[in-house]
This is a predicted structure of a 72-nucleotide RNA (transfer RNA) from a Chloroflexota bacterium.
RNA sequence: GCGGGAGUAGUUCAGCGGUAGAACGUUUCCUUGCCAAGGAAAAGGUCGUGAGUUCGAAUCUCAUCUCCCGCU
Numbered sequence: 001g002c003g004g005g006a007g008u009a010g011u012u013c014a015g016c017g018g019u020a021g022a023a024c025g026u027u028u029c030c031u032u033g034c035c036a037a038g039g040a041a042a043a044g045g046u047c048g049u050g051a052g053u054u055c056g057a058a059u060c061u062c063a064u065c066u067c068c069c070g071c072u
Stems, first nucleotide, its partner, number of pairs: 001071007010024004018055001026042005048064005
């Protein structure tokens, strides 16, 4: 330099054009004499960045950044 893959909650990941979700974690409450376990609720996201297409984009297109793999 060329090609491919990944980037979404604190972490691991789902979501393949129509209101962004799960598990674990965090906080509060219940239960218990205390801890653990269990139950209930809540908070937490400019979907890597910028532009384009569309009535509508995490999703499609282009560029760009970071990481991984391969080729040279």
It was read from a public genome assembly.
Lineage of the source: Bacteria > Bacillati > Chloroflexota.